[in-house]
Molecule: transfer RNA
Organism: Candidatus Yanofskyibacteriota bacterium
RNA sequence: GCCGGAGUAGCUCAGAGGCAGAGCAGGGCUUUCGUAAAGCUCAGGCCGUGAGUUCGAGUCUCACCUCCGGCU
Numbered sequence: 001g002c003c004g005g006a007g008u009a010g011c012u013c014a015g016a017g018g019c020a021g022a023g024c025a026g027g028g029c030u031u032u033c034g035u036a037a038a039g040c041u042c043a044g045g046c047c048g049u050g051a052g053u054u055c056g057a058g059u060c061u062c063a064c065c066u067c068c069g070g071c072u
Stems, first nucleotide, its partner, number of pairs: 001071007010024004018055001026042005048064005
């Protein structure tokens, strides 16, 4: 330099154009003599950045950034 993959909650990942979700972690409550476990509940995101397409973009297109792999 070229090709491909990934980037979404603190972490691991879903979400194939129509209100952004789960598990774990965190706060609160119930239960217990107490702890753990279990159950209920709450909070946490402007989806890597910037443009474009569209009535509408996490999703499609382009450029760039970061990480991973391959080729030279």